Bacterial large signal recognition particle RNA from a Clostridia bacterium, 268 nucleotides, folded computationally. The sequence is in RNAcentral, with records from ENA. Model confidence (mean pLDDT): 78 of 100. The gene name in the source record is ffs. The source organism's lineage runs through Bacteria, Bacillati, Bacillota and Clostridia.

[in-house]
RNA sequence: CCGCGCUAGGCGGGGAGUUAGCGGUGCCCUAUACCUGCAAUCCGCUAGAGCAGGGUACAAUCCCCGUUCCGAGGCCCGGGCCUGUGGGGUCCGGAAUCGGUAAGGAGCGUCGAUGGCCGGGUCCCGUGCAAUCGGAAGCCGUGAACCAUGUCAGGUCCUGACGGAAGCAGCAUUAAGCGGAUGUGCCGAUGUGCCGCGGGAAAGCCUGGCCGGAGCCACCUGCCGCAUAUACCGCCCGGAGGUCUGAGGUCGAAGAACGGGUGCGCGG
Numbered sequence: 001c002c003g004c005g006c007u008a009g010g011c012g013g014g015g016a017g018u019u020a021g022c023g024g025u026g027c028c029c030u031a032u033a034c035c036u037g038c039a040a041u042c043c044g045c046u047a048g049a050g051c052a053g054g055g056u057a058c059a060a061u062c063c064c065c066g067u068u069c070c071g072a073g074g075c076c077c078g079g080g081c082c083u084g085u086g087g088g089g090u091c092c093g094g095a096a097u098c099g100g101u102a103a104g105g106a107g108c109g110u111c112g113a114u115g116g117c118c119g120g121g122u123c124c125c126g127u128g129c130a131a132u133c134g135g136a137a138g139c140c141g142u143g144a145a146c147c148a149u150g151u152c153a154g155g156u157c158c159u160g161a162c163g164g165a166a167g168c169a170g171c172a173u174u175a176a177g178c179g180g181a182u183g184u185g186c187c188g189a190u191g192u193g194c195c196g197c198g199g200g201a202a203a204g205c206c207u208g209g210c211c212g213g214a215g216c217c218a219c220c221u222g223c224c225g226c227a228u229a230u231a232c233c234g235c236c237c238g239g240a241g242g243u244c245u246g247a248g249g250u251c252g253a254a255g256a257a258c259g260g261g262u263g264c265g266c267g268g
Stems, first nucleotide, its partner, number of pairs: 001268006010056002012030004020046005034054005063261007073251004077246007085238004090231001092234003096228002098225004103221003107216002115211008123200006129193002131190005139180004148173004156165003
């Protein structure tokens, strides 16, 4: 060095999660990905960290270690944008309201603005008149078995008689009461009055007259306000989902290159 047989090791690994920790089952990634049994109210183990049983090819392109490149994917952190959501507050902005201003527009004004003076009304008190309502009087009607009046048939009573007495019904009248009408006069009241008189108050508003002679108004736009209120939007704080992003951090499968390491027996 060659051939044959065998053995160590290989026949997957990784991420998150779980765990004191490791590996596995389950999820995800990778992709040449042996077989069977166990396992989430877990399973097996302990830094030599799955256990048990079987199969297969083999000491090297293939097993082990290191370095470099590339790198799927996961996890963590940060940032931007969008959409919901809980809360905050006026410092700032928009929108709202208010106050001011009067540059522009509209409107009013020499057919006389704002303003000033005088008067009237609106307001208050008293009062008159009217109206309406009510009351009482007055008027009309009605109105009493007896206990109202008058007249009292019949009947009753007294009387020797003449005559007399009380008196029901009827008739007439009337009291209280009830009803009606409404002219006048009286009393009272008023959600009454283009009504009259006297007085008061005089801020505002309306209005008439006079003076005077050019402004007035604040509807819209603009401007000012440490004016007001709210939370509709912006804004601030928190949280959720989606999406994009970072020479961010960390773990890292697969792939490529290079270097190194690893046996035993027999025969030639």
It matches the Rfam family "Bacterial large signal recognition particle RNA". The family's RNA type in Rfam is non-coding RNA gene.